[in-house]
RNA sequence: CGCCUGCAAGGGCAAACCCGUUGAAAAGCGGGGGCGCAAAGCUUCCGGGCUAAGGGACAAGUUCCUAUUCGAUAGCAAUCGAGUGCCAGCGGGGUCGCCAGA
Numbered sequence: 001c002g003c004c005u006g007c008a009a010g011g012g013c014a015a016a017c018c019c020g021u022u023g024a025a026a027a028g029c030g031g032g033g034g035c036g037c038a039a040a041g042c043u044u045c046c047g048g049g050c051u052a053a054g055g056g057a058c059a060a061g062u063u064c065c066u067a068u069u070c071g072a073u074a075g076c077a078a079u080c081g082a083g084u085g086c087c088a089g090c091g092g093g094g095u096c097g098c099c100a101g102a
Base pairs, nucleotide, nucleotide: 004101005100006099012037013036017032018031019030020029021028022027035089041095042094043093045092046091047090048087049086050085054066055065056064057063058061069082070081071080072079073078
């Protein structure tokens, strides 16, 4: 230094819930609070989940679908540009990393 593992030490993060705040909502942020976590650090690349403002459908509503959209060229198509909520504490991947040990 690398890989693997996580007994110990120093620590770190912070679930539910409460208060405030942003948001249509999911959820985020701040404070309190600790369920837990060896990456519960970071990152939506893959799978999965949540919400439905906007859009669409209809049986017209406390309904259903949609995070697979919009515009231009063109006129079967296709191409180009712009746009595309949330969860990293759901799993996988990528990436950085404290200490200790065989």